[in-house]
């Protein structure tokens, strides 16, 4: 340096749940965003890319096509902390 990833050290992220919490929408039931607490998990769950997949809506000649969402489904690019085996 490359590969790899530990019941190591110090940090980081946060599925989901909770709330006489804040704001927005709604007659209401309720929904959305944020915040706080807990913490399923993650070695790129940092950043960039919708190629494949999935999902929603629309169209369809029922073969598919279009638009959107998803990076915590897979993949690609790029940068990067630590160092046991």
């Nucleotide at each position: 340096c490359c590969u790899c990833g530990a019941u190591a050290a110090g940090g980081g992220c946060a599925a989901u749940c909770u709330g006489c919490g804040a704001c927005c929408g709604g007659c209401g039931a309720c929904g959305g965003u944020c915040c706080a607490g807990a913490g399923c998990g993650c070695a790129a769950a940092g950043c960039c890319c919708a190629g494949g997949g999935a999902c929603a809506c629309g169209c369809c000649a029922c073969g598919g096509c279009g638009u959107g969402u998803u990076g915590g489904c897979c993949g690609g690019g790029u940068u990067g902390c630590c160092g046991a085996a």